[in-house]
This record gives sequence, structure tokens and C1' cells, in this order.
RNA sequence: GUUCCUGUUGCGCAAUGGAUAACGCGUUGGACUUCUAAUCCAAAGGUCGUGAGUUCUAAUCUCUCCUGGAAUG
Repeated sequence: GUUCCUGUUGCGCAAUGGAUAACGCGUUGGACUUCUAAUCCAAAGGUCGUGAGUUCUAAUCUCUCCUGGAAUG
């Protein structure tokens, strides 16, 4: 250089074009306990890497750029 993959909450990860973006871990508050752990209940935290396009509707499709990775020479 070329080709391909990846990017979603603090972390790990889902979501077939139909919308309140799910779940686990973690965090915070509460219950329980003599205390801690465990268990149970609840809450906070995202505008889906950037910018544009298509569409009635985009995390999802297309293009550009960026991040990280792989293959090839």
C1' cells in the first nucleotide's frame, strides 16, 4: 500500500429497519444479619466512534474519516 474485521453505560456483551436500546458483572441506596459475607429489592449511568446520505422510520443499510486488530506483500 491492498483486503477484511471491530467500535453500544465503568467492564463484558445483545438487539432481523418499527424505538422505552436488553442482560451479566460492577457502583449506589434499602431489606435481612450481632457484624461481615451471601441472598433479596430498587436506583443511577447510553443519545449506539465521527460526519454525511437513503428511508415514513436507522444502533441496524450506503459512503467518508477516525480507533483498535488480522491477513497479504

Transfer RNA from Trichonephila inaurata madagascariensis, 73 nucleotides, folded computationally. RNAcentral holds the sequence, with entries from ENA and Rfam.